Transfer RNA from Erysipelothrix sp., 74 nucleotides, folded computationally. The source organism's lineage runs through Bacteria, Bacillota, Erysipelotrichia, Erysipelotrichales and Erysipelothrix. The coordinates come from a structure-prediction model, not an experiment, and the mean pLDDT is 82. The sequence is in RNAcentral, with records from ENA.

């Protein structure tokens, strides 16, 4: 330099053109003589920009980062 993949909550991952989900972690409440476990509730996220569309996290283009492969130089 070229090609491909990935980017979603604090972490690990689902998901779809029509207000995004689970587990763990966090907060509160219940329960217990108390603690743990348990139950209920809550908060929290679509990498950035542009385009298409009535509507984009999803489709298209560019960028950034990470990973993998190939090539080049030495």
């Nucleotide at each position: 330099g070229c090609c491909g993949a990935u980017a979603u909550a604090g972490u690990u991952u689902a998901g779809u053109g029509g207000u995004a989900a689970a587990a763990c972690a966090g907060a509160g409440c219940a329960a217990u003589g108390g603690u743990a476990a348990u139950g209920c509730u809550c908060a929290g996220c679509c990498c950035c920009g542009a385009g298409u569309c009535c509507g984009a996290u999803u489709c298209u283009c560019g960028g950034u980062a990470u990973c993998g492969g190939c090539a080049c130089c030495a």